[in-house]
């Protein structure tokens, strides 16, 4: 240089065209003498970035950007 797969919450992942979500991790509550540990609730997102296709995109199509495999 070309292929191939990955980018979605503080971290680890689902989600294959119409509500963004799950576990843990954070904060409050609960129980406890006082913490663990249960249990109840909250908060946290430009869905890598841009552009296009569609009534509608995290999803589809192009470019790009960064991680990783591989071929030369």
């Nucleotide at each position: 240089g070309g292929g191939g797969c990955g980018u979605u919450a503080g971290c680890g992942c689902a989600g294959u065209g119409g509500c963004a979500g799950c576990g843990c991790a954070u904060u409050g509550g609960u129980c406890u003498u006082c913490g663990a540990a249960u249990c109840c609730a909250a908060g946290g997102g430009u869905c890598a970035c841009a552009g296009g296709u569609u009534c509608a995109a995290a999803c589809c199509c192009u470019g790009u950007a960064c991680g990783u495999c591989u071929c030369g």